[in-house]
């Protein structure tokens, strides 16, 4: 010099449902708290090598108490860093030493 997984900083893009009785319960990385009718914030999670999200969609099939539960659409159309620095290790050069 280069360095993947990962860790850290900065920047930026996202979603926050569903309900058999207040309480609670499901699923999940995440369904949270504030103002007020759409921002803020904290948590998560993704940035082109885009397995974050969106549109398709008040969609299709199949569970369920019900649901962006599963799948399927989907080698679909979009969609935010040619960011930085650590790095297990790799290769090279020098100098000692033997």
């Nucleotide at each position: 010099u280069c360095c993947a997984u990962u860790c850290g900083c900065c920047a930026g893009g996202g979603g926050u449902g569903c309900c058999g009785u207040a309480c609670g319960g499901c699923u999940g990385a995440g369904a949270g708290g504030a103002a007020c009718u759409u921002u803020c914030c904290g948590a998560c999670u993704c940035u082109u090598u885009g397995g974050a999200c969106c549109u398709g969609a008040a969609c299709u099939g199949g569970a369920u108490a019900a649901u962006u539960c599963c799948a399927g659409c989907g080698u679909a159309g979009g969609g935010a860093g040619c960011g930085c620095g650590a790095g297990c290790g790799a290769c090279g050069u020098c100098a000692g030493c033997c």
This is a predicted structure of a 98-nucleotide RNA (TPP riboswitch aptamer (THI element)) from Pseudobacteriovorax antillogorgiicola. The coordinates come from a structure-prediction model, not an experiment, and the mean pLDDT is 81. Rfam family: TPP riboswitch aptamer (THI element). Gene Ontology term of the family: thiamine pyrophosphate binding.